[in-house]
Predicted 3D model of a 333-nucleotide RNA (Bacterial RNase P class A) from a Chloroflexota bacterium.
Its mean pLDDT, the model's own confidence on a scale to 100, is 77.
Rfam family: Bacterial RNase P class A. The family's RNA type in Rfam is ribozyme.
The RNAcentral record of the sequence draws on ENA.
RNA sequence: CAGGUUGGUUGGACGGUCGCGGCUCUGCAAGCCAGGGUCGAGGAAAGUCCGCACUCCAUAGAGCACGGUGCCGGGGAAACCCCGGGGCGGAGCAAUCUGCCGGAUAGGGCCACAGAAAACAAACAGCCCCUUUUGGGGUCAUGGUGAAAAGGUGGUGUAAGAGACCACCGGCGUCUGCAGCAAUGCAGGCGGCCUGGUAACCCCCGCCGGGAGCAAGGUCAAGCAGGGAUGAGAGACUGCUCGUCUCAGUGAGUCCCGGGUAGACCGCCUAGAGAGAUGGCCGUCCAUCCCCAAUGGGGAGGACAGAAUGCGGCUUAUAGGCCGGCCUGAGGC
Numbered sequence: 001c002a003g004g005u006u007g008g009u010u011g012g013a014c015g016g017u018c019g020c021g022g023c024u025c026u027g028c029a030a031g032c033c034a035g036g037g038u039c040g041a042g043g044a045a046a047g048u049c050c051g052c053a054c055u056c057c058a059u060a061g062a063g064c065a066c067g068g069u070g071c072c073g074g075g076g077a078a079a080c081c082c083c084g085g086g087g088c089g090g091a092g093c094a095a096u097c098u099g100c101c102g103g104a105u106a107g108g109g110c111c112a113c114a115g116a117a118a119a120c121a122a123a124c125a126g127c128c129c130c131u132u133u134u135g136g137g138g139u140c141a142u143g144g145u146g147a148a149a150a151g152g153u154g155g156u157g158u159a160a161g162a163g164a165c166c167a168c169c170g171g172c173g174u175c176u177g178c179a180g181c182a183a184u185g186c187a188g189g190c191g192g193c194c195u196g197g198u199a200a201c202c203c204c205c206g207c208c209g210g211g212a213g214c215a216a217g218g219u220c221a222a223g224c225a226g227g228g229a230u231g232a233g234a235g236a237c238u239g240c241u242c243g244u245c246u247c248a249g250u251g252a253g254u255c256c257c258g259g260g261u262a263g264a265c266c267g268c269c270u271a272g273a274g275a276g277a278u279g280g281c282c283g284u285c286c287a288u289c290c291c292c293a294a295u296g297g298g299g300a301g302g303a304c305a306g307a308a309u310g311c312g313g314c315u316u317a318u319a320g321g322c323c324g325g326c327c328u329g330a331g332g333c
Base pairs, nucleotide, nucleotide: 001329002328003327004326005325006324007323008322009321010320012285013284014283015282016281017280018279020040021039022038023037024036025035026034027033028031042304046315047314049313050312051311052310053309054213055212056211057210066209067208068207069206070205071085072084073083074082075081086101087100088099089098090097091096102204103203107202108201109198110197111196124143125142126139127138128137129136130135151169152168153167154166155165156164170194171193172191173190174189175188176187177186178185179184217266218265219264220263226257227256228255229254230253236250237249238248239247286302288300289299290298291297292296
């Protein structure tokens, strides 16, 4: 220097002008008024996926069911969160990126097609023995099938064979030592143990989990309806027919009461709300791109997007700029 990889950061600046919303001050003509001051989106405000605060409802205790979660250490209020590490894989020359993660020796189920056989093995062809038309027995070494076929190589052995036995290699289990906080790694001994996969099939084990959500919820409270008191002295109406008396009730208005609708306020914020303000234009500059008659001139031009109780995460969208680490290649000293 080129290419790659990874982490962080920023995501136009200044001025003018015309507007918009909150608060506040001043003015008068007192208005949904005018003028001044001041404040007014994001790294994701988004998706609403996870967690929490907060609120109401439910709730003796314990268990079951159901759901979530699942290597180890640390952080964190918590989390389908973050950082570091481990194991088994995948991509790349590398830096680096990326998938998976309790248990298959608790138990059950399943393993398409093909194939003889898909799991306490089995016997299609082949091989060997007996009988020999056929049939019976032994065998998995060989062939073929499959995603997967019951360790591999060599030998012993045998009728032919086979971990049946032996040596070495590999795996598994177990014991010990060393390193590490741990997951785990390394080394050694022992056991022929070599009996596959699947838990995103049920299941088992550990841990966690009540429900709904700010239109949560709370305070105040017109009108209408309800209740109580008063009003009642005369009169009116009702109390099975008529008259009279007594008693009770009804009745306008006024006052009071509880629940509570509209509405207002709180919840709710140094943006704040109320279906929702945060914008447009012009000029100069800065990235970037294009054109020309080219040390200059002209033109284009800035992504994704946008609060609604708050916070912590995740995911998704995002033009361009800036800073750093590492890897590979080339050249120079």
The gene name in the source record is rnpB. NCBI's taxonomy places the organism under Bacteria, Bacillati, Chloroflexota.